About this RNA:
Predicted 3D model of a 531-nucleotide part of an RNA (large-subunit ribosomal RNA, domain I) from Paracoccus sp. PAMC 22219. Its mean pLDDT, the model's own confidence on a scale to 100, is 83. The organism belongs to Paracoccus, within Bacteria. It matches the Rfam family "Bacterial large subunit ribosomal RNA".
Context: one part of a larger RNA
RNA sequence: GGCGUUUGGUGGAUGCCUUGGCAGUAAGAGGCGAUGAAGGACGUGAUACUCUGCGAUAAGCCAUGGGGAGCUGAGAAUAAGCUUUGAUCCAUGGAUUUCCGAAUGGGGAAACCCACCUGAAACUUGAUUGUUGUUGCCUUCGGGCGGUCAACAAUUGGGUUAACCAGGUAUCUUUUACCUGAAUACAUAGGGUUUAAGAAGCGAACCCGGGGAACUGAAACAUCUAAGUACCCGGAGGAAAGGACAUCAAUAGAGACUCCGCUAGUAGUGGCGAGCGAACGCGGACCAGCCGAGCCUUGAGAGUGACGAGAACAGAUUGGAAAGUCUGGCCAUAGCGGGUGACAGCCCCGUAUCGGAAGCUCAAUGGGACGUAUCAAGUAGGGCGGGACACGUGAAAUCCUGUCUGAAGAUCGGGGGACCACCCUCGAAGGCUAAGUACUCCUUACUGACCGAUAGCGAACCAGUACCGUGAGGGAAAGGUGAAAAGCACCCCGACGAGGGGAGUGAAACAGUUUCUGAAACCGGACGCCU
Repeated sequence: GGCGUUUGGUGGAUGCCUUGGCAGUAAGAGGCGAUGAAGGACGUGAUACUCUGCGAUAAGCCAUGGGGAGCUGAGAAUAAGCUUUGAUCCAUGGAUUUCCGAAUGGGGAAACCCACCUGAAACUUGAUUGUUGUUGCCUUCGGGCGGUCAACAAUUGGGUUAACCAGGUAUCUUUUACCUGAAUACAUAGGGUUUAAGAAGCGAACCCGGGGAACUGAAACAUCUAAGUACCCGGAGGAAAGGACAUCAAUAGAGACUCCGCUAGUAGUGGCGAGCGAACGCGGACCAGCCGAGCCUUGAGAGUGACGAGAACAGAUUGGAAAGUCUGGCCAUAGCGGGUGACAGCCCCGUAUCGGAAGCUCAAUGGGACGUAUCAAGUAGGGCGGGACACGUGAAAUCCUGUCUGAAGAUCGGGGGACCACCCUCGAAGGCUAAGUACUCCUUACUGACCGAUAGCGAACCAGUACCGUGAGGGAAAGGUGAAAAGCACCCCGACGAGGGGAGUGAAACAGUUUCUGAAACCGGACGCCU
């Protein structure tokens, strides 16, 4: 040095577990905000820091209801306290709620700086009233009448105020009242002051509107496609949009809109390439019509709801521990689930079932007040240029309109895919409208041939953290002692170390906080053989 056997170190795979995720189902909720939001900064405890809660009333204050023995949130103990005169805790309502932030008095490098007005408060100066004191006169000694000044108190007027405190002071729109005031005489527009109300900002998707790509595909590329997608902007609601035929159809008729399944990858469209792609009709979901459908009030009843009641088991045995095994019982409108020292219907929490305040939600019924329009012109149509329609200008109807034009009036007008006639059908140029449909930042309950720590959200753990970047932005790793800390008193070696050896705890310490299990790579020791 090699091989073999064995024993360790290192390392953290594997197994088992789950506080966390993922995907759904059923309900709820679908907003919050100038009464100052979302999100933060800074504070706040007996205690340094972090998280959580809260806001100078600061892990909290008040009230009502529940509840009934412990409590003072977590990391994490100690001190000092609270509590059957009912605490902590739970539900609901209220109070407080620094500073920044739409941030809104002005400014600003967010959490800071600088103001003004009014009030309160304080001081001062008048007035009035009261009480007490002072003093003159009268007195039946009880007191009565009058004067001056002082102190104090109350009410009221003026003035001043360094600091502290409270309220107000942004902009825009609409609105109230007034002062001004052009071209232009009266006026009006405009300007200024003032009253009242509203808006703003945030938020995951869904929705409507205004703008609107490119990569890509066409095996290149230009029409085309991707796609009216991504993205930007505006706006709204719990849904939005649409909607009560100037619609379709075809000689028979249907009867608003929305959504789904067919029709159908059909008819079409298309450098007739790549591709794009209907409708009629049928079957369903849901149904509702109208010209404020609603509004105000009443509140039978129902729901939610802190929470309350809530059945039934013992012995033996193995074991560290019984819920295991054996034996014999019991409950069940409850054998869903979780916990307890191994696997528990009957040990605990619960579960079935029954009950339940306030607040909130829905809402029957009764009562009240209002409203009940109108026949649409620079429109329809036309020319030019575009766009939307499945339809790329085509034979191109229909819809929208930048521009130029421009009717009729129910004896009328539009449409039926150029156009004309006949026929049929409908009534534009005003408006509203539930349900069926879309979505889930969020709440509650439940479910999973979903994951189980390199998985599952990026994040099971103090994670959008540490860290990186000037910035936009990027973005981790990291779970498990044990049933219970019982977390190794004491002794020894050692540097009053690190680490270890005893002792002790424990079922186990090769479970010792680098902690369950503990693979492999990699690195040692011992023994045997070979060289």